Predicted 3D model of RNase P RNA and transfer RNA as a complex of 423 nucleotides. Rfam match: Bacterial RNase P class A. By type it is a ribozyme. Its mean pLDDT, the model's own confidence on a scale to 100, is 80.
RNA sequence: GGAGCCGGCCAGGCAAUCGCGUUGCGGGAAACCGUACCGAGGAAAGUCCGGGCUUCGCAGGGCAGGGUGCCAGGUAACACCUGGGGGGCGUGAGCCUACGGAAAGUGCAACAGAAAGGAUACCGCCGGCCCGCAAGGGCAGGUAAGGGUGAAAUGGUGCGGUAAGAGCGCACCGCGCAGGUGGUAACACGCUGCGGCAAGGUAAACCCCACCUGAAGCAAGACCAAAUAGGAAGGCUUAAUCGUGGCCCGCGAUGCCUUCGGGUAGGUCGCUCGAGGCUGCUGGUGACAGCAAGCCCAGAUGAAUGAUUGUCCCAGACAGAACCCGGCUUAUCGGCCGGCUCCAUUG
RNA sequence: GGGGCCAUAGCUCAGCUGGUAGAGCGCUACAAUGGCAUUGUAGAGGCCGCCGGUUCGACUCCGGCUGGCUCCACCA
Numbered sequence: 001g002g003a004g005c006c007g008g009c010c011a012g013g014c015a016a017u018c019g020c021g022u023u024g025c026g027g028g029a030a031a032c033c034g035u036a037c038c039g040a041g042g043a044a045a046g047u048c049c050g051g052g053c054u055u056c057g058c059a060g061g062g063c064a065g066g067g068u069g070c071c072a073g074g075u076a077a078c079a080c081c082u083g084g085g086g087g088g089c090g091u092g093a094g095c096c097u098a099c100g101g102a103a104a105g106u107g108c109a110a111c112a113g114a115a116a117g118g119a120u121a122c123c124g125c126c127g128g129c130c131c132g133c134a135a136g137g138g139c140a141g142g143u144a145a146g147g148g149u150g151a152a153a154u155g156g157u158g159c160g161g162u163a164a165g166a167g168c169g170c171a172c173c174g175c176g177c178a179g180g181u182g183g184u185a186a187c188a189c190g191c192u193g194c195g196g197c198a199a200g201g202u203a204a205a206c207c208c209c210a211c212c213u214g215a216a217g218c219a220a221g222a223c224c225a226a227a228u229a230g231g232a233a234g235g236c237u238u239a240a241u242c243g244u245g246g247c248c249c250g251c252g253a254u255g256c257c258u259u260c261g262g263g264u265a266g267g268u269c270g271c272u273c274g275a276g277g278c279u280g281c282u283g284g285u286g287a288c289a290g291c292a293a294g295c296c297c298a299g300a301u302g303a304a305u306g307a308u309u310g311u312c313c314c315a316g317a318c319a320g321a322a323c324c325c326g327g328c329u330u331a332u333c334g335g336c337c338g339g340c341u342c343c344a345u346u347g
Numbered sequence: 348g349g350g351g352c353c354a355u356a357g358c359u360c361a362g363c364u365g366g367u368a369g370a371g372c373g374c375u376a377c378a379a380u381g382g383c384a385u386u387g388u389a390g391a392g393g394c395c396g397c398c399g400g401u402u403c404g405a406c407u408c409c410g411g412c413u414g415g416c417u418c419c420a421c422c423a
Base pairs, nucleotide, nucleotide: 001343002342003341004340005339006338007337008336009335010334012312013311014310015309016308017307018306020039021038023036024035025034026033027032041318045329046328048327049326050325051324052323053217054216055215056214060249061248062247063246065213066212067211068210069209070084071083072082073081074080085099086097087096088095089094100208101207105206106205107202108201122147123146124143125142126141128139129138130137131136155173156172157171158170159169160168174197175195176194177193178192179191180189181188182187221269222268223267224266231260232259233258234257235256236255240254241253242252243251262422263421264420276295279292280291281290282289283288313316348419349418350417351416352415353414354413357372358371359370360369366403374390375389376388377387378386396412397411398410399409400408
């Protein structure tokens, strides 16, 4: 100098003028007026996970269903995060990883191919017998070394062996089992012994194993007020229906449920102080936790958070809260900071 | 704001225990008719909304996007 990897942060700045919303204070009988503070995001989004909160009497038992799936830790919890292991990619910094079980069982593998799973002889190779003058042909066998098919064909290389071959035998590599050592564990081992080697793939197919899981959602729900026809049809009733959600049991309540029709579409609470954020110290590799000090940082309900002008520059992306948090995913102009890797050159 | 469902030929829909995607209507050509309609025969037309993953193989299984449809207030 070039190329790249990882982590964190920012998200046009400044000024003037005019507005909007909550809250506090002051004025006013009220409507409202004045004034002060504050006033969108890293994703407020998708609603994909997890939790708080609320209601279903309790949230009880069982089955079914759903979810997660290497190990350890963090956390309120998680499918998230951190650290580690195995596998894959990259020269590297690093990145990716639905990564339990296929000797518990069942299923599937189109087409091609001889054969698709305790396999098989199509071509080829080999010896034997028969026919034939010969070339060659036939019969019953042996053979997975070679060819061919396929996504996939029952360890690999070499030597021996053989009629030809073959873990048939041996050496090395690979594999499995048992033990040992290290590690909390996953797992690792160029430690030991045994086994010629065994039924390969698919579980984001059913399934098995381990663990988790009640249902709904702030239009939840609580309260006040107003108005109307306690109207019609259907269903079920010695048990049914409902709470109760896919089923059963338990518990509780009773005429209940569904559809149509009728009325009101007003207000208060829930509503924002919270697993909150900032700074410092301590513990921990880290996620994170503890302690101290000090901070208040949107709460609307037709729904505020804006507009205009000037100016500067690197010319401003994606995008707008609606009960609240922790994550993931997706969208995103550009810029800053820190750590690291590779290549080239110079010393 | 919160739930549920769907996307396959021009239109309406099938097909999903994974193995070359169909039906009806419509369209095109031909036959039949003097001509048209009806009818008959043949044919065209699909990356199964898009992007990834699992698998030998995906419309189908699993994620993530995009678009559309639909339901949910209170009172008696």